This is a predicted structure of a 73-nucleotide RNA (transfer RNA) from a Lachnospiraceae bacterium.
It was read from a public genome assembly.
The organism belongs to Lachnospiraceae, within Bacteria.
RNA sequence: GCCCGGUUCUUCUAACAGGUGAGGAUAGCACCCUUUCAAGGUGCAGAUAGGAGUUCGAGCCUCCUACCGGGUG
Numbered sequence: 001g002c003c004c005g006g007u008u009c010u011u012c013u014a015a016c017a018g019g020u021g022a023g024g025a026u027a028g029c030a031c032c033c034u035u036u037c038a039a040g041g042u043g044c045a046g047a048u049a050g051g052a053g054u055u056c057g058a059g060c061c062u063c064c065u066a067c068c069g070g071g072u073g
Base pairs, nucleotide, nucleotide: 001072002071003070004069005068006067007066011025012024013023019056028044029043030042031041032040049065050064051063052062053061
């Protein structure tokens, strides 16, 4: 240089050939429970790497860029 794969809340992970407010666990915060802590319960907040395109509609399809991994002259 070329080819292939990957990137989703703090972390891990789901979303079955594009279709309702992107879900769960963990961590965080608040409250409840408890003499206190832990555990447990309820609630809150939190993400589609960045950009462009296709489409009525994109986490999903196409292209570019960045980063990570693998292969190869």